[in-house]
Predicted 3D model of a 267-nucleotide RNA (Bacterial large signal recognition particle RNA) from Desulfotomaculum sp. The source organism's lineage runs through Bacteria, Bacillati, Bacillota, Clostridia and Desulfotomaculum. Its Rfam family is "Bacterial large signal recognition particle RNA". It is annotated as a non-coding RNA gene.

RNA sequence: UCGUGCUAGAUGGGGAGGUAGCGGUGCCCUGUACCCGCAAUCCGCUAUAGCGGGGUCGAAUGCCUGCUCGCGGGGGCAGCUUGUAGUGUGGGCUGCUAAAGAGGGGAUGUUGAUAAUCGGGUCUUGCGCGACGCAAGCUCUCGAACCGUGUCAGGUCCUGACGGAAGCAGCACUAAGGGAGUACUUGCGGGUGUUGCAAGGGUGCCUGAUUGGAGUUUCCUCUGGCAGUACCAGCUAGGAGCUGUUUCUCAAAAGCAGGCUGCACGA
Numbered sequence: 001u002c003g004u005g006c007u008a009g010a011u012g013g014g015g016a017g018g019u020a021g022c023g024g025u026g027c028c029c030u031g032u033a034c035c036c037g038c039a040a041u042c043c044g045c046u047a048u049a050g051c052g053g054g055g056u057c058g059a060a061u062g063c064c065u066g067c068u069c070g071c072g073g074g075g076g077c078a079g080c081u082u083g084u085a086g087u088g089u090g091g092g093c094u095g096c097u098a099a100a101g102a103g104g105g106g107a108u109g110u111u112g113a114u115a116a117u118c119g120g121g122u123c124u125u126g127c128g129c130g131a132c133g134c135a136a137g138c139u140c141u142c143g144a145a146c147c148g149u150g151u152c153a154g155g156u157c158c159u160g161a162c163g164g165a166a167g168c169a170g171c172a173c174u175a176a177g178g179g180a181g182u183a184c185u186u187g188c189g190g191g192u193g194u195u196g197c198a199a200g201g202g203u204g205c206c207u208g209a210u211u212g213g214a215g216u217u218u219c220c221u222c223u224g225g226c227a228g229u230a231c232c233a234g235c236u237a238g239g240a241g242c243u244g245u246u247u248c249u250c251a252a253a254a255g256c257a258g259g260c261u262g263c264a265c266g267a
Stems, first nucleotide, its partner, number of pairs: 001267006009057003012030004020046005034054005062260007072250005077244006084237004089233003092229007101222008115211008123200005128194003132189006138181005148173004156165003
C1' cells in the first nucleotide's frame, strides 16, 4: 500500500407540552434519514437516562466539538382590533325640583282671583223609611181504612115489649201535611238604596256665606340643582386575535474550522 474478516460507532434532527429528570408514543417545524412489539386514565429508563428483538453500513463521503447563518417554536414588551365583567367620571336620555331663575304662549278672573273664617257635602257608624231575596201569616184547593168530628144505610148488642147503646162502610166538614196564588201583614238577611235624623272624622277634593281686593292655572324652551338609566365615550381588571427594522431564549437544514480515528489475518 492492497485484500479479507471483525469491533467501536452510525442507522435523522428540533420545538412546545408532559415528567423529579431523560427518552418515546401523540401534536407542530424541518426535509427524506431501517423494520417489528409496548405506550397518554401513558410506555420504558436513571445524569452512562427508552426497553426488547431483528437488519444494513462500518474505520470512512463516518463521528464529535466550536463558530457563522437562521426555516420555525416559546416567553417578555409595545401598538391596533374585538368581546367579557365592573365603575358611574363626562356626554346623551328620562324624571323631580327652583316664582327668593329668564323668556314665550293658552285659559280664566272687578259678572270678584289667591287667601282667611264659619258651614255643608264627599267618608265611617247607628237609627228611620224603602227596594230586593227567603220564610211565615192569608185566600183557594187536595187531604184521615183504624188511632178526628157530625150523620150514621146494612149489620151487631141489650130488652117480654116499648125503646135504647156502641158503631164499620158511605157522605159532609176538618187536623197534621201537600199544591197554587196575587194584594195585604209580620220576621230574618246584606259590599242593597238614600228624600230623612244623629254621632264621629277632618289628608285631599267640591261647594255656600262673610271679609278682602288682583291674580290664578297650564304648556313649551333655556338655566341651575338632585336622582335614575348604562345608550356613547372614558377608566380598572383579566381574555382572544393580528402586527413589530423591539428584546430574551431554544433551534432544523446549510456553510466554515478544528479534533478523533481501533483489532486480526494474508500478500

Its mean pLDDT, the model's own confidence on a scale to 100, is 78. The model forms 91% of the base pairs in the Rfam consensus.